[in-house]
RNA sequence: UAGUGUAGGGGUAGCACUCUCGGCUCAGAACCGAGAAGUCCUGGGUUCGAUCCCCAG
Numbered sequence: 001u002a003g004u005g006u007a008g009g010g011g012u013a014g015c016a017c018u019c020u021c022g023g024c025u026c027a028g029a030a031c032c033g034a035g036a037a038g039u040c041c042u043g044g045g046u047u048c049g050a051u052c053c054c055c056a057g
Base pairs, nucleotide, nucleotide: 003017004016005015006014011048019035020034021033022032023031041057042056043055044054045053
């Protein structure tokens, strides 16, 4: 760090809740399935590559 909370020990960011759609039900809740949602506080630096290392705010 997604609407909220929270992982992420350099290699195109996960999980839970919420939300949307579907299943189930007479209907709703619960439950089950699928999906959406992130300028990773900002600006610099290092690096082939930065959420990750360094500096400043």
A computed fold for a 57-nucleotide RNA from Chionoecetes opilio, annotated as transfer RNA. The coordinates come from a structure-prediction model, not an experiment, and the mean pLDDT is 85. Lineage of the source: Eukaryota > Ecdysozoa > Mandibulata > Altocrustacea > Chionoecetes. It matches the Rfam family "tRNA". About the family: Transfer RNA (tRNA) molecules are approximately 80 nucleotides in length. The RNAcentral record of the sequence draws on Rfam.